[in-house]
RNA sequence: GCGAGAGUGGUUCAGUGGUAGAACGCUUCCUUGCCAAGGAAGAGGCCGCGGGUUCAAUUCCCGUCUCUCGCU
Repeated sequence: GCGAGAGUGGUUCAGUGGUAGAACGCUUCCUUGCCAAGGAAGAGGCCGCGGGUUCAAUUCCCGUCUCUCGCU
């Protein structure tokens, strides 16, 4: 330099055009004499960034940044 893949709550991941979910973690409460375990409720992300298409974009298109792999 060329090609491919990845980027979504704190972490690991899902989500193939209609106002974003799970598990673990965190907070509060219940159970217990306390802890742990179990149960219930809750907070936390507008999807790497910038544009485009569309009535509507995490999703489609272009550019760009970071990481990984391959080729030279």
This is a predicted structure of a 72-nucleotide RNA (transfer RNA) from a bacterium. The coordinates come from a structure-prediction model, not an experiment, and the mean pLDDT is 81. It matches the Rfam family "tRNA". It is annotated as a transfer RNA. It was read from a public genome assembly.